This is a predicted structure of a 75-nucleotide RNA (c-di-GMP-I riboswitch aptamer) from a Phycisphaerales bacterium. The organism belongs to Phycisphaerales, within Bacteria. The coordinates come from a structure-prediction model, not an experiment, and the mean pLDDT is 81.
[in-house]
RNA sequence: GGCGGAAAAGGGCAAACCAGUCGCGAGACUGGGGCGCAAAGCGUUGAAUCCCCCGAGGAUAGUCGCGCUGCCCGC
Numbered sequence: 001g002g003c004g005g006a007a008a009a010g011g012g013c014a015a016a017c018c019a020g021u022c023g024c025g026a027g028a029c030u031g032g033g034g035c036g037c038a039a040a041g042c043g044u045u046g047a048a049u050c051c052c053c054c055g056a057g058g059a060u061a062g063u064c065g066c067g068c069u070g071c072c073c074g075c
Stems, first nucleotide, its partner, number of pairs: 002075004012037002017032006035062001041068004046064002048060004
């Protein structure tokens, strides 16, 4: 450096739901929570889905793809 993996160790993230705040809305943030995740790390609308006041508008990256980076184990 490449390929494969999620059994173990040390860690990480955090779905639904609840509370508060913001937003017309999709949704967002904070706290609780923990379904899951081997990139559920970062970036990106290329696709997809969704919202509205329908436009050179907006939301979702835990739907797929792509780019960059990366822990552990095995080969």